The prediction has a mean pLDDT of 91.
c-di-GMP-I riboswitch aptamer from a Sphingomonadales bacterium, 75 nucleotides, folded computationally.
It was read from a public genome assembly, where an Rfam model found it.
The organism belongs to Sphingomonadales, within Bacteria.

[in-house]
Parts: sequence; C1' cells; structure tokens
RNA sequence: GGCCGAAAAGGGCAAACCACCGGCGACGGUGGGACGCAAAGCCUCCGGUCCCAUGGGGAUAGCGGGGUUGCCGAA
Repeated sequence: GGCCGAAAAGGGCAAACCACCGGCGACGGUGGGACGCAAAGCCUCCGGUCCCAUGGGGAUAGCGGGGUUGCCGAA
C1' cells in the first nucleotide's frame, strides 16, 4: 500500500414523523427529530421502483449492481 471490517479512538451522516418553503408530481431544501448506516461521501453507466407524459423528460445514490474518493487499523 491492497484486500478486509475485529476491538477501540476521534468523529460523521440522518429514516419515519412534524413545521416552513419549492415543485403538476415523484420528490427536494431548511429547522427539529433518530430508524438505522463502515462510506447512509460523491457520480444515473446498468437494472428496479416511482412521477409527468407518450417519439420523451424527471425522481430515488438510505433499492441493488458499477465507478470514484475518504477516517481507523486486528486476523
């Protein structure tokens, strides 16, 4: 350094729900709130599901696969 995810340490993110805002909608943003997550950091390339439509466009990265970056460090 790589694979990998044991013990710990420092931490990180933040489901459902609620309030406000944006959107035709799926859903997103901010604040609260924690179900959980070793990438629940980031990216729509593939599949799935969802929305608008019907030559297509969008949403979901916390649905799975893949790509890429990162903290710690046993076997």